[in-house]
RNA sequence: GUGUAGAAUAGACUGGGGAGGUAGGCGUUCCCUGUUACCAGAAAUCGCCUUUAUGCUGGGGUUGAACUGAUUAGGCGAUGUAACGAUCAUCAUUUGAUCCAAUUGUUGACAAUGAGACCUCGUCCUUUGGGAUUGGAGGUGAUAAAUUCGUAUAACCGGAGGGUUAUAUGAUUAUCUUUAUUGUGGAUACCGGGUGAGGCACGGAAGUGAGCAGCCUUACUGUAAACUGCCGAUGCUCGAAGGGUUAACGGGGUUGAGAAUGCAAAUGGGCAGUCAAUAGAUGAAACGUGCACCCACUCAAAGUGUUUCUACAC
Repeated sequence: GUGUAGAAUAGACUGGGGAGGUAGGCGUUCCCUGUUACCAGAAAUCGCCUUUAUGCUGGGGUUGAACUGAUUAGGCGAUGUAACGAUCAUCAUUUGAUCCAAUUGUUGACAAUGAGACCUCGUCCUUUGGGAUUGGAGGUGAUAAAUUCGUAUAACCGGAGGGUUAUAUGAUUAUCUUUAUUGUGGAUACCGGGUGAGGCACGGAAGUGAGCAGCCUUACUGUAAACUGCCGAUGCUCGAAGGGUUAACGGGGUUGAGAAUGCAAAUGGGCAGUCAAUAGAUGAAACGUGCACCCACUCAAAGUGUUUCUACAC
C1' cells in the first nucleotide's frame, strides 16, 4: 500500500405531487396520489430559508463508506378533459311495416240436409186494451117485530122517592142488500151503554132513586186475512195503432254454387301510436383513442463522498 473480517463516524433514508399564498423556495391550509410510509413541539399579523432555497427545534429507528439519482428512457395505475369512435335517454327528418280500399293469385273452415246475394218480419221506441204480478184506498143501505132497553120534549097523577101516556129518535134482535166483512190485541178519570159491592139520597115501613171503583161491552184504534164501486206501478205476457232498424243476432221467403279466413303480389289512400332502418340535435355517462397532469417500480446518464480504530493475509 492492497484485500478480507469486525467495530465506529460523517452522511443518507424514514413518502411524493398539485393548488393557494410568496419577489421566490419549502412548511402549516385544501386537493390528488399512494403506503410497511417514526414520535413530539410551534407556525397566516405566520415559521425556516434565498437559486447550494425541496422547512425549523428536540428525540428515535434503519443503513453506513457509501448515498442520491429532481435529468433520460421504460412503465402498473390514478385524476381531469370530452376532440374522435362506441354506448344510453329524449326530441325529431325520411323510408318501410303495422291500418284501410278495391284487384290478381293462392289457401278452403263450411256448403244442394242449401254457399253467397236479395226481400221481409222480429228483437228497439211511443200511445193504448186485456191478463199476470205488485201496491194504494175503502167500510153500505133498507125493512119488520116486541107493553124489549134507552134518550129528548110535552101533558097528567102522587106527601117524597116516583108513576102513566103521547110524539120523535137511538140501540138490541131477525131478515135482506152491499166491497162496506171476519179473527185477534188494547181501550175513554168524567163528559157512551149495561151491571154495579160498599157507601149516599127519599121514606114510619115497604120500597124507590142517583151512582164511584171493579167487571162486561161499545166508540176509537193496532194487527192479520178476505172482498172490490175506486186510484196506480211493472224489467212479464197476449193484442191494436204508429215510428225506427242491417251495428248485431234470430225467424220466414226468393234465387241456386259457391265461400268466411289466412298468405303473397302490385296499385291507391292513410300514417295518432308502436316497431325497424336512416342522416341529425340535445343531454347523460366515461368504455377505447387523443390531450393535460400526477405516480409505485426499473435501467442508465450525472453528482457528492470514499474518514477513524482493531485483527489477519499478501